The part of an RNA shown here (large-subunit ribosomal RNA, domain III) has 388 nucleotides and comes from Angelakisella sp. RNAcentral holds the full RNA, with entries from ENA. The coordinates come from a structure-prediction model, not an experiment, and the mean pLDDT is 85.
Context: one part of a larger RNA
RNA sequence: GAGUAGCGAAAAGAAAGGUGAGAAUCCUUUCCGCCGAAAGCAUAAGGAUUCCUGAGCAACGCUCGUCGACUCAGGGUCAGUCGGGACCUAAUCCGAGGCAAUAAGCGUAGGAGAUGGACAACUGGUUGAUAUUCCAGUACCGGUUAUAUUUGUUUGAACAACGGAGUGACGCAGAAGGGCAGGCAGAGCGUAAGAAUGGUAGAUUACGUGCAAGCAUGUAGGAUGGUGUAUAGGCAAAUCCGUACACUGAAAGUCUGAGGUGUGACGCGGAGGGAACUUGUUCCCGAAGCUGCUGACCCCACGCUGCCGAGAAAAGCUUCUAGUUAGAAUGUGACCGCCCGUACCGUAAACCGACACAGGUAUGCGGGGAGAGAAUCCUAAGGCGCGC
Numbered sequence: 001g002a003g004u005a006g007c008g009a010a011a012a013g014a015a016a017g018g019u020g021a022g023a024a025u026c027c028u029u030u031c032c033g034c035c036g037a038a039a040g041c042a043u044a045a046g047g048a049u050u051c052c053u054g055a056g057c058a059a060c061g062c063u064c065g066u067c068g069a070c071u072c073a074g075g076g077u078c079a080g081u082c083g084g085g086a087c088c089u090a091a092u093c094c095g096a097g098g099c100a101a102u103a104a105g106c107g108u109a110g111g112a113g114a115u116g117g118a119c120a121a122c123u124g125g126u127u128g129a130u131a132u133u134c135c136a137g138u139a140c141c142g143g144u145u146a147u148a149u150u151u152g153u154u155u156g157a158a159c160a161a162c163g164g165a166g167u168g169a170c171g172c173a174g175a176a177g178g179g180c181a182g183g184c185a186g187a188g189c190g191u192a193a194g195a196a197u198g199g200u201a202g203a204u205u206a207c208g209u210g211c212a213a214g215c216a217u218g219u220a221g222g223a224u225g226g227u228g229u230a231u232a233g234g235c236a237a238a239u240c241c242g243u244a245c246a247c248u249g250a251a252a253g254u255c256u257g258a259g260g261u262g263u264g265a266c267g268c269g270g271a272g273g274g275a276a277c278u279u280g281u282u283c284c285c286g287a288a289g290c291u292g293c294u295g296a297c298c299c300c301a302c303g304c305u306g307c308c309g310a311g312a313a314a315a316g317c318u319u320c321u322a323g324u325u326a327g328a329a330u331g332u333g334a335c336c337g338c339c340c341g342u343a344c345c346g347u348a349a350a351c352c353g354a355c356a357c358a359g360g361u362a363u364g365c366g367g368g369g370a371g372a373g374a375a376u377c378c379u380a381a382g383g384c385g386c387g388c
Base pairs, nucleotide, nucleotide: 013031014030015029016028017027018026032385033384034383035382040365041364042363043362046345047344050343051075052074053073054072055071056070060068061067080140081139082341083340084339085338087117088116092112093111094110098106099105121138122137123136124135125134141337142336143335144334145333146332147331148330149329150328151327158324159323163320164319165318166317167316171307172306173305174304177300178299179298182294183293184292185291186290188209189208190207191206192205193204210268211267214263215262216261217260221256222255223254224253225248226247227246228245229244230243231242233241234240272285273284274283275282276281277280308311351360352359367379368378369377370376
């Protein structure tokens, strides 16, 4: 320079009470305002204790500060089923031998490797902080064992390949159907209220009007002909696949399949009410639970139709034998189930931007009124008023 610029979105604050040495800024209450395809909720990445409680205010916080993502101390992340590993492979990487080579580099067998495939749990409650993890109830998967029944031991149950076959198994666009979630309405049902001021006991007002996996059933729909015989193919074998033939059929059978219904549920939850005291917490009781309309980008399902650019692999699963050889299956009871992650932020003051930075940041849900709409305006739940 200069007590100058600035104090980081023009969404906005006001009052009362409280705490305190101290309050525009902290807490509580009542109004007001803002977002509402977000400025709400749940996650991925990334961060790494920032989470919760108590105690603090020198610094940090563009002012203040009794407050804080700051300081100090203590506490907090609980899984057979969620995500990853003990399964599989893709790109890619490593790579015994091998090739090359003065050291490098390539690459077979093999291995590693998710952003993909496979894979058994739901609802409610609970903490100051965790919950599909704890607790309650109801399940499922794999295994061990006991017991009952059935079945089998050369008249071979059952299992079964590092082998064969099928499946897994996949693009894009379009259209129609069936559903569920969600929503709305009701002179339906239930509970409560009776109005500080004109009206209000009525067709009043306010609120509510639910529930999973599992198990049973096998529907709308989708796919597919069935049976038998033979068999130079599938590196051996095969009852499997393929091929050929014969008989038969045109809607049944088989496979698949949302949803619905029943059960789960004599349960949970529930508007509201009551009690207690420490007055904002805990505990207890608990009604109704229907009908109609609407309706998805979700499910049936890449199922169907069309098109050309012709749209992973392996495990798994099914089946077939080669083979193994004395147990196996079902019901019931008891028991077992490893390692890692799990707090919190996550369109952000906690990530990437030197900052508590008007920037950037993948996915799912995303109600109501008006509307073609996720536009736009208003609003619910919820969250905020952007630290002078």